[in-house]
């Protein structure tokens, strides 16, 4: 000096991790504008009974809280995990030639 390998850096793809959302479980959850049952009272009826229906109870919509990790989606220099590119720069190794 030439050729070449590896690493760092950078980029892309993939994968994982983390965070969030959805799904799932659970709790709560409607004075009246959800359902069921409707005491009392009201009302119709000669009566038997009927009608509407507040409170209460109950089931739940939306919403809110808690939980679990399989799954789905989104995001992130969290990883330096895999592959490839970039081989411009830096580090490092091998071979050849010359001094």
């Nucleotide at each position: 000096a030439g050729c070449u390998g590896g690493g760092u850096c950078c980029u892309g793809c993939g994968c994982a991790a983390c965070g969030g959302a959805c799904c799932c479980c659970u709790g709560u959850g409607a004075a009246c504008c959800g359902g069921g049952u409707c005491a009392g009272g009201g009302u119709c009826g000669g009566a038997a009974g009927g009608c509407a229906g507040c409170a209460g109870c109950u089931c739940u919509c939306a919403g809110c809280g808690g939980g679990a990790u399989c799954g789905u989606c989104c995001g992130u220099g969290u990883g330096c995990c895999g592959c490839a590119g970039c081989c411009a720069a830096c580090c490092u190794g091998g071979c050849u030639g010359c001094c």